Model confidence (mean pLDDT): 80 of 100.
The RNA shown here (transfer RNA) has 73 nucleotides and comes from an Anaerolineae bacterium.
[in-house]
RNA sequence: GUGGCCGUAGCUCAACCGGAAAAGCGUCUGAUUGUGGCUCAGGAGGUUGUGGGUUCGAUUCCCGCCGGUCACU
Numbered sequence: 001g002u003g004g005c006c007g008u009a010g011c012u013c014a015a016c017c018g019g020a021a022a023a024g025c026g027u028c029u030g031a032u033u034g035u036g037g038c039u040c041a042g043g044a045g046g047u048u049g050u051g052g053g054u055u056c057g058a059u060u061c062c063c064g065c066c067g068g069u070c071a072c073u
Stems, first nucleotide, its partner, number of pairs: 001072007010025003019056001027043005049065005
């Protein structure tokens, strides 16, 4: 340099043919316990990498850019 794949919560990652984002771990609060842990209940946390386009509507489709990764040269 060329081509493929990936980028979503602090971490690991779902989301079907475009109808508006879930889970586990972690974290916070409470219950339980002499304290802590385990367990149980509840909560907070997201401009879906970024800038545009299409659309009534975009995590999803199209284009540019950035980052990561793989292959080839």
Record summary: It matches the Rfam family "tRNA". Rfam links the family to the GO term triplet codon-amino acid adaptor activity.